[in-house]
RNA sequence: GGACCAUCCCGAGCGGCUGAGAGACCUGGCUCCGUGACGCCGCAGCAACCCCCUCCUUCAGGGAGCAAGGGUGCUACUGCCAGGACCGAUGGAGU
Numbered sequence: 001g002g003a004c005c006a007u008c009c010c011g012a013g014c015g016g017c018u019g020a021g022a023g024a025c026c027u028g029g030c031u032c033c034g035u036g037a038c039g040c041c042g043c044a045g046c047a048a049c050c051c052c053c054u055c056c057u058u059c060a061g062g063g064a065g066c067a068a069g070g071g072u073g074c075u076a077c078u079g080c081c082a083g084g085a086c087c088g089a090u091g092g093a094g095u
Stems, first nucleotide, its partner, number of pairs: 001095001004092005013043005021032003025084005044075003049071003053065005079087001
C1' cells in the first nucleotide's frame, strides 16, 4: 500500500510555542477564529479497539467485567449539517 471486519449523535482541557486561516475533499449552508482559531509540544483527562488481568460459557470461539500496566485512539459543533464520490478517519486481524 491493496482487500476484509468493527466503530463513528456518549465521554473527556489546561499550559507553552506559533501566527491566519480552520471544521478531510467538491457544491451549498452553519460554526470557530488576533479576547489567538488550526497546528506542534508538554501535562492532565476520556474511552475501552487490542494486549495483560478476573469471571461465565455451548470452549476453533463467544460473553461480561477491570482501567493499575502496555500499544493505539480521542478530548468545539453527530464524521458540524445536506447532497456527491473509487468517500474519510480510527482500531483489529491478516498478507
Overview:
Model confidence (mean pLDDT): 83 of 100. The RNA shown here (SAM riboswitch aptamer (S box leader)) has 95 nucleotides and comes from Arthrobacter mobilis. Its Rfam family is "SAM riboswitch aptamer (S box leader)". Rfam 15.1 lists 9,625 matches to the family in 4,158 species.